SAM riboswitch aptamer (S box leader) from an SAR202 cluster bacterium, 131 nucleotides, folded computationally. It was read from a public genome assembly, where an Rfam model found it.
RNA sequence: AACUUAUCAAGAGUGGCUGAGGGAUUGGCCCUUAGACGCCCGGCAACCGACUUUAAUAAAGAUUAACAUACGCUCUUUUUGAAAUACGGUGCCAAUUCCAGCGGGAUAAUAUAGUGCCCGGAAGAUGAGAG
Numbered sequence: 001a002a003c004u005u006a007u008c009a010a011g012a013g014u015g016g017c018u019g020a021g022g023g024a025u026u027g028g029c030c031c032u033u034a035g036a037c038g039c040c041c042g043g044c045a046a047c048c049g050a051c052u053u054u055a056a057u058a059a060a061g062a063u064u065a066a067c068a069u070a071c072g073c074u075c076u077u078u079u080u081g082a083a084a085u086a087c088g089g090u091g092c093c094a095a096u097u098c099c100a101g102c103g104g105g106a107u108a109a110u111a112u113a114g115u116g117c118c119c120g121g122a123a124g125a126u127g128a129g130a131g
Base pairs, nucleotide, nucleotide: 003129004128005127006126007125008124013041015040016039017038021031022030023029026100027099028098042093043092044091047089048088049087050085052083053082054081055080056079058078059077060076061075062074064072097123102120103119104118105117
């Protein structure tokens, strides 16, 4: 690089440094020397881990009582779900992934086309997994 899977209409500074392009790609349309992009600080969020609480089911173990077994209650560990914290690993902080691209649908007057709308896909981004 390629693979699997989830999400992508919310949210996030009047800060510092730098100095010319940037928004993936094609076509549009935008941002930008009134300083974009990038880096630092700051912030947003809750994908993974951690920690806490709680519910359910199942397994294992411990304990109790009569010599033993079984069952029940209680406790611990594991499993699954939910909530909370924001410690760690990321991520993100203009515009719906800025819009469209490929396929289909409904609507409208008998029908078609275009615009708009809806659904699905392709591509992309991010997390996790596997490798």